[in-house]
Molecule: transfer RNA
Organism: Candidatus Wildermuthbacteria bacterium RIFCSPHIGHO2_02_FULL_48_16
C1' cells in the first nucleotide's frame, strides 16, 4: 500500500428499511435484626460525515478505530 471482516448501553450481544430486544452490571422499592438471595420498577446505547429513500442501526460512498490475510 491492497483485499476481507467488525464497530449497537459500563461489559457481552440480537436485530438488517418503519418500535432498538436480552443478560450481567448500576439506581430505587419490597423482603431481612442486618448482609446476601429473591421479586417489582427505573435510568442508560446504533463510531463520524455525506448520499439514496416518504422513512436509514440497516443500503451506497468517504473517513476513523480494531482484527485478519497478501505484498
Nucleotide at each position: 500500500g491492497g483485499g476481507c471482516c467488525u464497530g449497537u448501553a459500563g461489559u457481552u450481544a440480537a436485530g438488517u428499511g418503519g418500535c432498538a430486544a436480552a443478560a450481567c452490571g448500576c439506581c430505587g422499592c419490597a423482603u431481612u435484626c442486618g448482609c446476601a438471595u429473591u421479586g417489582c420498577g427505573g435510568a442508560g446505547g446504533c463510531g463520524c460525515g455525506a448520499g439514496u429513500u416518504c422513512g436509514a442501526u440497516u443500503c451506497u460512498c468517504g473517513c476513523c478505530a480494531g482484527g485478519u490475510c497478501c505484498a